[in-house]
Context: one part of a larger RNA
RNA sequence: UUGGGCGUAAAGCGUCCGCAGGUGGUUCGGCAAGUUAUGGGUAAAAACUCACCGCUUAACGGUGAGGCCGCCUGUAAUACUACCAGACUAGAGUACGGAAGAGGUUAGCGGAAUUCUCGGUGUAGUCGUAAUAAGCGUUGAUAUCGAGAAGAACACCAAAUGCGAAGGCAGCUAACUAGUACGUUACUGACACUCAUGGACGAAAGCGUGGGGAGCAAACAGGAUUAGAUACCCUGGUAGUCCACGCCCUAAACGAUGUGCAUUAGGUAUUGGCAGUAUCGACCCUGUCAGUGCCGUUUAAAAAAGCUAACGCGUUAAAUGCACCGCCUGGGGAGUACGGCCGCAAGGCUAAAACUC
Numbered sequence: 001u002u003g004g005g006c007g008u009a010a011a012g013c014g015u016c017c018g019c020a021g022g023u024g025g026u027u028c029g030g031c032a033a034g035u036u037a038u039g040g041g042u043a044a045a046a047a048c049u050c051a052c053c054g055c056u057u058a059a060c061g062g063u064g065a066g067g068c069c070g071c072c073u074g075u076a077a078u079a080c081u082a083c084c085a086g087a088c089u090a091g092a093g094u095a096c097g098g099a100a101g102a103g104g105u106u107a108g109c110g111g112a113a114u115u116c117u118c119g120g121u122g123u124a125g126u127c128g129u130a131a132u133a134a135g136c137g138u139u140g141a142u143a144u145c146g147a148g149a150a151g152a153a154c155a156c157c158a159a160a161u162g163c164g165a166a167g168g169c170a171g172c173u174a175a176c177u178a179g180u181a182c183g184u185u186a187c188u189g190a191c192a193c194u195c196a197u198g199g200a201c202g203a204a205a206g207c208g209u210g211g212g213g214a215g216c217a218a219a220c221a222g223g224a225u226u227a228g229a230u231a232c233c234c235u236g237g238u239a240g241u242c243c244a245c246g247c248c249c250u251a252a253a254c255g256a257u258g259u260g261c262a263u264u265a266g267g268u269a270u271u272g273g274c275a276g277u278a279u280c281g282a283c284c285c286u287g288u289c290a291g292u293g294c295c296g297u298u299u300a301a302a303a304a305a306g307c308u309a310a311c312g313c314g315u316u317a318a319a320u321g322c323a324c325c326g327c328c329u330g331g332g333g334a335g336u337a338c339g340g341c342c343g344c345a346a347g348g349c350u351a352a353a354a355c356u357c
Stems, first nucleotide, its partner, number of pairs: 004328003007311002012325001014201004021194003025088003029084002033081002035077008048066007091191001092188004096183002099180001103177007110154001114150008125136002162169002206247006215241002220236004258324006266295011306313002330357003339350004
């Protein structure tokens, strides 16, 4: 290399965009590069295979035949692929119509709670735990009422919900903005799929500069527990958590399941459209189309085929196929060393070997 694989055994890049490359719908004509048939030339000898022969045999040697990834060239064929020219509409896209949504960005607004400050009432406790203690409190706490300030998060609605490529997104309002499905006609006419290199986005933590800081809370301090207790429990508490701008680029970034297309029994929920029944009308109801989720494969009889080592998957496939990409090849050493690239740093990406079992 052939071959075998990637839900859980090693293995799907965190996600998307996308040049090159690979692959590519229906149809007519042309061409004959690939392809197919047939002929010619070449493909040194030795070596290889087969048959026969020669050394006593074998190795070895001799003769003949064959083979030798092939290459060049003539003629012919035109189904398929490529190429050239034309046509089409089922893929893809555009316009139009009404629709749903925690999709994104910015600005403004709202109430509950918490903490703090001030004032009133009021007096000896309070807080905390399994139990304590430390802490707070006669300089008046806790409790309660009123006023004010601040920052962060948005109870109920709420769901098996919705949206987004993924990360993720939830109080309300407005402005700006992106995507999606559906319907019907009209238009473009293969414009498509995938994608090495590359680009963009990318939770949390962390970093830089400047703000902000209520609550929570690494580190740290104290109190307990304990043989000890650098913990679990309690009281405090700084970075951080929040905002702006700039970095970092990693996660059990998970559905541990790459993307696209096609084919193959169900049930249920929800969103949108259409039709029907009913109605004053709407909801509900029935049927149907499209999208998005969920359940379940067996209990009572009847519910699958297929796949899988089993678990399980089962129209959202892990079934059956096609196209393209990524990745795996015993455990440890090791996602480490060295080198390179990136980063302010932390570190990230790429990525071995000795040795050992």
Molecule: small-subunit ribosomal RNA, central domain
Organism: Candidatus Magasanikiibacteriota bacterium